Background
Predicted 3D model of a 347-nucleotide RNA (Bacterial RNase P class A) from Micavibrio sp. UBA6929. Lineage of the source: Bacteria > Bdellovibrionia > Bdellovibrionales > Pseudobdellovibrionaceae > Micavibrio. Its mean pLDDT, the model's own confidence on a scale to 100, is 78. Rfam family: Bacterial RNase P class A. The family's RNA type in Rfam is ribozyme. About the family: Ribonuclease P (RNase P) is a ubiquitous endoribonuclease, found in archaea, bacteria and eukarya as well as chloroplasts and mitochondria.
RNA sequence: UCAGAGGGUCGGAUGACUGCUUGCGCCUUGCGCGCCAGAGGAAAGUCCGGGCUUCAUGGAAAUAUGGUGCCGGGUAACGCCCGGGAGGCGCGAGCCUACGGAAAGUGCAGCAGAGAGUAGACCGCCUGCCUAGCAGGUAAGGGUGAAAAGGUGCGGUAAGAGCGCACCGCGUGACUGGCAACAGUUCAUGGCAUGGUAAACCCCACCAGAAGCAAGACCAAAUAGGAACCGCAUGAUAGCGUAUUUCCACGCUGCGGUUCGGGUCGGUCGCACGAGGGACUUGGCAACACGUCCCCUAGAUGAAUAGUCAUCCUCGACAGAACCCGGCUUAUAGACCCUCUGACCUU
Numbered sequence: 001u002c003a004g005a006g007g008g009u010c011g012g013a014u015g016a017c018u019g020c021u022u023g024c025g026c027c028u029u030g031c032g033c034g035c036c037a038g039a040g041g042a043a044a045g046u047c048c049g050g051g052c053u054u055c056a057u058g059g060a061a062a063u064a065u066g067g068u069g070c071c072g073g074g075u076a077a078c079g080c081c082c083g084g085g086a087g088g089c090g091c092g093a094g095c096c097u098a099c100g101g102a103a104a105g106u107g108c109a110g111c112a113g114a115g116a117g118u119a120g121a122c123c124g125c126c127u128g129c130c131u132a133g134c135a136g137g138u139a140a141g142g143g144u145g146a147a148a149a150g151g152u153g154c155g156g157u158a159a160g161a162g163c164g165c166a167c168c169g170c171g172u173g174a175c176u177g178g179c180a181a182c183a184g185u186u187c188a189u190g191g192c193a194u195g196g197u198a199a200a201c202c203c204c205a206c207c208a209g210a211a212g213c214a215a216g217a218c219c220a221a222a223u224a225g226g227a228a229c230c231g232c233a234u235g236a237u238a239g240c241g242u243a244u245u246u247c248c249a250c251g252c253u254g255c256g257g258u259u260c261g262g263g264u265c266g267g268u269c270g271c272a273c274g275a276g277g278g279a280c281u282u283g284g285c286a287a288c289a290c291g292u293c294c295c296c297u298a299g300a301u302g303a304a305u306a307g308u309c310a311u312c313c314u315c316g317a318c319a320g321a322a323c324c325c326g327g328c329u330u331a332u333a334g335a336c337c338c339u340c341u342g343a344c345c346u347u
Base pairs, nucleotide, nucleotide: 001343002342003341004340005339006338007337008336009335010334012312013311014310015309016308017307018306020038021037023035024034025033026032027030040318044329045328047327048326049325050324051323052212053211054210055209057249058248059247060246061245062244063243065208066207067206068205069204070084071083072082073081074080085099086097087096088095089094100203101202105201106200107197108196122142123141124138125137126136127135128134129133150168151167152166153165154164155163169192170190171189172188173187174186175184176183177182216269217268218267219266226260227259228258229257230256231255232254238253239252240251241250276295277294278293279292280291282289283288
């Protein structure tokens, strides 16, 4: 100097004037005056987890349904975050993983090929014979295929083959290190379970009640304590109340469904002090935790934060809260900061 990797911050600013909204204060109670404050890093998606609210009658066991899936830690919790392990990609800094089980079972892999997992003899090689073929042996070489009974070498054989041996690989057991997943220039043993796929069914481990702020509570007002039909049942020794079943307890008295019709379109609360924000010490590799100090930062409801002028500048992208919080994912003009990697040049 160029090219990359990981992390973080901002996301127009300052001033004046006029205007809008919540809260607070004052009075002359008027849409009056004054003061503080007033959209995001994703407010988006509605994908996870909860707080909160109401309902489900509760307890125990089993099953179903759905979700997660290496190990350890963090958290209110999670499918999230941090740190490790294994596999893979990259020269590297680093990045990715739908990462339990194929020795419980089932399924799937077209065509080609002799044969696709209790899976093989087409060509070839060897031996014999009644010799242009037949019989027997073989699976090292070739071919087909995405994939063909572990690899290299030596011996052996009629020719071959873990047939035997050495080394490697693989399985099992022990030992060592580590909380563990796992690892090993360790030891022993076995010629050797013998392919892939579970983001196929399945098995295993763990977790899970339903609905949701249009939840729900209160005030005011109004109507019709409405009508018809169908099915099951005929019972309190029964039936109903739960995703299903069984047992126990408790509560209620028939159970379930379809159609027609009437009233309520109002107001208040829920509604923002929170698993809240910031700084610092300590502990921890870290995520984070305890502690101390400081701060209050939108609550609209047909939906508030806008307009004008001046200056600066990086000349402005994606984009607007509606119960709240912790995450993930997606979109994003431009500017700045920190750490690290590779290549080249110079000293």